[in-house]
């Protein structure tokens, strides 16, 4: 110096809940707050997983008609969300064993 691992020290992040805002929604942002976290820092344009929305046309846009079809449980397509779901990639403070 590098890799793995993680005592101590200095710190860091911030779950649920509540308030405000954005969004159809999942969820996200800010504040309060700490369940926890050695990467709970970044990547959702890598592979999974979970999750939300949507999945025909016409019209007088209520409904009706026609059509399609997996006969409406959608197991699939498309578009989103989650990195504090997992694997993975990148970067990083400290210094004993």
């Nucleotide at each position: 110096u590098c890799c793995a691992a993680u005592a101590a020290a200095a710190g860091g992040c911030a779950a649920a809940a509540c308030c405000a805002g954005a969004g159809u929604a999942a969820u996200c942002u800010g504040g309060u707050g700490a369940c926890g976290c050695a990467a709970a820092g970044c990547c959702a344009a890598c592979a999974g997983a979970u999750u939300c929305g949507u999945c025909g046309a016409u019209u007088c846009c209520a409904a009706a008609u026609c059509g399609c079809a997996c006969u409406g449980c959608a197991g699939g397509g498309c578009g989103g969300a989650u990195g504090g779901c997992u694997g993975g990639g990148c970067u990083a403070c400290u210094g004993a064993a």
The RNA shown here (c-di-GMP-I riboswitch aptamer) has 97 nucleotides and comes from a Desulfuromonadales bacterium.
The prediction has a mean pLDDT of 78.
The model forms 95% of the base pairs in the Rfam consensus.
NCBI's taxonomy places the organism under Bacteria, Pseudomonadati, Thermodesulfobacteriota, Desulfuromonadia, Desulfuromonadales.